């Protein structure tokens, strides 16, 4: 000065004017009570994701709810956390010069399954093309040496070539992958057949709480993918939700018709046992579609101190920061910049994902150049 990796924070701004709404104070009016109604003050008002509804709570109910099957989740390891599938820290694998990213990361030696097509052969397989011809044959031929009918036979512990039984899986080729790899011995030719190295697999020893890492030592020189295929293991799980729930007040038809019920209706996501125990359960049809509460002081926020590598934890001190219900923050206008994306609560809070304009802060890499 350039490229880039991690964390955090912001999320138009001032000002005037009118306008919505919460919540205190005061007044009026109406009044039997009262959600309400008008007006004036003060004071509050959408988010980093409020989104998705994916996960895990608190809450409330079922309800004083027990065993078990079958289902679902989670998946190295220790730690945070009310809890998790989150988060921190580590090990391991891959990625990147890096600083960092990313990981569906338990078991294939319980068992079944599945991998087109090519290829002898895709799992305890297998000869396409080939290599050898040691051992048994056959068939040339050299050479030698005998016979003879003089260019043919015979014969050979010799030498050469081809080939068949037969060896072999190193070579080579097919495939995404071919039954450890590299080099050496060693074979007839190979071959973990044998050594040396490497993977591998046991115990052991040393570090570390652990996953796991390192070291020698001994062994076979063993039988690969693949489990977001089935299964095995280990851990954990009730169930439905504020439209949950509990109150008031009204108003109609405590209506008809039907099945089931102490030989047990129902009741608790499914099933089974076990509990409890009287109505439950379609069809038609009438009334209410009101009010209140839950409903916002909370695993809360923010500062400082310790402790911890960190996630977090404790201590103290400060603060109150939306509760609307046909659904609350609009407009106009002027200045100003960095020219405003994505986008509006409805019970609430931890998390994860997803959207997205820009700006500010920090550490830490790597490149280039001066000194």
């Nucleotide at each position: 000065g350039a490229a880039g990796u991690c964390g955090g924070c912001c999320a138009g701004g001032c000002g005037a004017u009118c306008g919505c709404u919460g919540u205190c104070a005061c007044g009026c009016a109406g009044g039997u009570u009262u959600u309400g109604g008008c007006g004036u003050g003060g004071u509050g008002g959408a988010g980093g994701a409020a989104a998705g509804u994916c996960c895990g709570g608190g809450c409330u109910c079922c309800a004083c709810a027990g065993g078990g099957c079958a289902g679902g989740a989670u998946g190295c390891c220790g730690g945070c956390u009310a809890a998790c599938g989150g988060c921190c820290g580590g090990a391991c694998g891959c990625c990147g010069c890096g600083a960092g990213g990313c990981g569906a990361u338990g078991g294939a030696a319980a068992g079944u399954g599945c991998a087109a097509c090519a290829g002898a052969g895709a799992g305890c397989a297998g000869a396409c093309c080939g290599c050898c011809a040691a051992u048994g044959g056959c068939c040339u031929u050299g050479c030698a040496a005998c016979g003879c009918g003089u260019g043919c036979g015979u014969u050979g512990u010799c030498g050469g070539g081809a080939u068949c039984a037969g060896g072999c899986a190193a070579g080579g080729g097919u495939g995404a992958a071919a039954c450890g790899g590299u080099g050496g011995g060693g074979u007839a030719a190979g071959a973990g057949c044998c050594c040396a190295c490497c993977g591998c697999a046991g115990a052991c020893g040393u570090g570390g709480c652990a996953a796991c890492a390192c070291g020698g030592c001994u062994g076979g020189c063993a039988u690969g993918g693949u489990a977001a295929a089935c299964c095995c293991c280990a851990u954990c799980c009730g169930g439905a939700g504020c439209a949950a729930c509990a109150c008031c007040g009204a108003a109609u038809a405590g209506g008809c018709g039907g099945a089931c019920g102490a030989c047990g209706a129902g009741g608790c996501g499914g099933c089974c046992c076990g509990c409890u125990g009287a109505g439950u359960c379609c069809g038609c049809g009438g009334g209410u579609u009101g009010g209140u509460g839950g409903c916002u002081a909370g695993a809360g926020c923010g500062g400082c101190a310790c402790g911890g590598u960190a996630a977090c934890g404790u201590g103290c001190c400060g603060c109150c920061c939306a509760g609307a219900u046909g659904a609350a923050u609009g407009a106009u206008c002027g200045c100003c910049c960095a020219c405003g994306a994505c986008a509006g609560a409805a019970c609430c809070c931890g998390g994860c994902u997803u959207a997205a304009c820009g700006g500010c802060c920090g550490a830490c890499u790597u490149c280039a150049a001066c000194u």
Predicted 3D model of a 371-nucleotide RNA (Bacterial RNase P class A) from a Pseudomonadota bacterium. The source organism's lineage runs through Bacteria, Pseudomonadati and Pseudomonadota. It matches the Rfam family "Bacterial RNase P class A". It is annotated as a ribozyme.